[in-house]
Bacterial RNase P class A from Microbacterium sp. PRF11, 361 nucleotides, folded computationally. The RNAcentral record of the sequence draws on ENA.
RNA sequence: UGGGUCGGCUGGACGGUCGCGUCACGGGUUCACCCGUGCCGAGGAACGUCCGGGCUCCACAGGGCAGGACGGUGGGUAACGCCCACCCGGAGUGAUCCGCGAGACAGUGCCACAGAGAGCAGACCGCCCGCCUCGCGCGGGUAAGGGUGAAAGGGUGGUGUAAGAGACCACCGGGGGUCGUGGUGACACGACCCGCCAGGUAAACCUCGUCCGGAGCAAGGCCAGACAGGGGAUGCAGACGCGGCUCGCCGAGUCCCCGGGUAGGCCGCUGGAGCGGCACGGCAACGUGUCGCCGAGAGAGAUGACCGUCCACGGGGUUUCGACCCCCGGACAGAACCCGGCGUACAGGCCGGCCCAUUCG
Numbered sequence: 001u002g003g004g005u006c007g008g009c010u011g012g013a014c015g016g017u018c019g020c021g022u023c024a025c026g027g028g029u030u031c032a033c034c035c036g037u038g039c040c041g042a043g044g045a046a047c048g049u050c051c052g053g054g055c056u057c058c059a060c061a062g063g064g065c066a067g068g069a070c071g072g073u074g075g076g077u078a079a080c081g082c083c084c085a086c087c088c089g090g091a092g093u094g095a096u097c098c099g100c101g102a103g104a105c106a107g108u109g110c111c112a113c114a115g116a117g118a119g120c121a122g123a124c125c126g127c128c129c130g131c132c133u134c135g136c137g138c139g140g141g142u143a144a145g146g147g148u149g150a151a152a153g154g155g156u157g158g159u160g161u162a163a164g165a166g167a168c169c170a171c172c173g174g175g176g177g178u179c180g181u182g183g184u185g186a187c188a189c190g191a192c193c194c195g196c197c198a199g200g201u202a203a204a205c206c207u208c209g210u211c212c213g214g215a216g217c218a219a220g221g222c223c224a225g226a227c228a229g230g231g232g233a234u235g236c237a238g239a240c241g242c243g244g245c246u247c248g249c250c251g252a253g254u255c256c257c258c259g260g261g262u263a264g265g266c267c268g269c270u271g272g273a274g275c276g277g278c279a280c281g282g283c284a285a286c287g288u289g290u291c292g293c294c295g296a297g298a299g300a301g302a303u304g305a306c307c308g309u310c311c312a313c314g315g316g317g318u319u320u321c322g323a324c325c326c327c328c329g330g331a332c333a334g335a336a337c338c339c340g341g342c343g344u345a346c347a348g349g350c351c352g353g354c355c356c357a358u359u360c361g
Stems, first nucleotide, its partner, number of pairs: 001357010012310007020041002023038006043332001047343002050341005055216004062247004067212005072086005087101001088099004102207002107205002109201003124146002126142006154172006173197002175194008220267004229258006241249002274293008311330001313329005
């Protein structure tokens, strides 16, 4: 210098004019509102609502079954399906990336097409032996060679044999067992033994282990106010409820139709697993201590528009090129109970680590 690969930050700045929402203060005015001043007023994803929690209610939140989620090891966390570190397998020259990573000797199922044969193996061609009616025959043996396939029962060489075969032997590869060493562990390395070598699929049933009760702020609670009841079904031989079933608990209401009334206010509500700096522990995720800060809370509705200067980049024009100048363009998207994640969208900009190639010293 070129190419690549990871990670972090940022998401226009300042000023002016007009405007919007909550709250506080002052005034007008009166119980509706208006005016002035001041404070504060969206995001890295506020989004999708896919996971996990807090909070609230539901017998007292309990047992079992069913169902669901997760699945290498160790750690982090309030918790997780998230994060960090490591292990194993795969891809890459490498930095690095990918893995929906338990069990296929518990059992069952499935493996299209092709092929003779696809799961307690299998004779289509070939090879070998035997028989005869001597041929394109029949019977038997054989998984070495050929063919099919994603996959055909390890590979090479030898012994052996009628021909062959892990039948036997040597070496290599895989698997299993015992022991040793290192590691918290997954696991790695080494020694010896066993011919054990008969596949895949568990985002198929299933088995093992861990976890999970349900509903959600329109949760739920308080206050004020209005009204008019009528009919039916069911129930102390346990209804309703504990949002699948059941055990267990509770103990008098519950449901439907017609008709009538209301649809107001307050709390929950934002100070929190909060944010920032520093120090310490830890490889890291993160934790501990200390100092500082307060940053939306709604009617399901506010946080904007214009102008000027600047900033960064891109495109166009002018120009021989560049500079200057002029014009155009500033993404994705917007809180509504609150957090932690994941996923997705995004004009651009800045910074850093590492790898490969090349050049110069």

The source organism's lineage runs through Bacteria, Bacillati, Actinomycetota, Micrococcales and Microbacterium. It is recorded under the gene name rnpB. It matches the Rfam family "Bacterial RNase P class A". The family's RNA type in Rfam is ribozyme.